Molecule: c-di-GMP-I riboswitch aptamer
Organism: Halioglobus japonicus
RNA sequence: UUCUGUAAACGGCAAACCUGUUAAAAGACAGGGACGCAAAGUCACCGGCCUAAGGAGCGCAAGCUCUAUGGUAGCGGGACCACCUGG
Numbered sequence: 001u002u003c004u005g006u007a008a009a010c011g012g013c014a015a016a017c018c019u020g021u022u023a024a025a026a027g028a029c030a031g032g033g034a035c036g037c038a039a040a041g042u043c044a045c046c047g048g049c050c051u052a053a054g055g056a057g058c059g060c061a062a063g064c065u066c067u068a069u070g071g072u073a074g075c076g077g078g079a080c081c082a083c084c085u086g087g
């Protein structure tokens, strides 16, 4: 420098669910809690997925449809960075 993750060390993260805060919602954050994770570390660049406040269209109305500028990195790809072990 690069590849690897059988076993081990220091250890790390934390799904569902519950409580609180926040948001229009999806979701996020904090505490509890562990389903899992060898990048479950960081970044929405590409595809997917979730939501639809605002906007647009339709409608007498109730409402319906479309739309990301909102999210998801624990959906996949990509970029960047990193601990330990072994080759």
Stems, first nucleotide, its partner, number of pairs: 002087002005084001012037002017032006035074001041080003045077003048072003054067005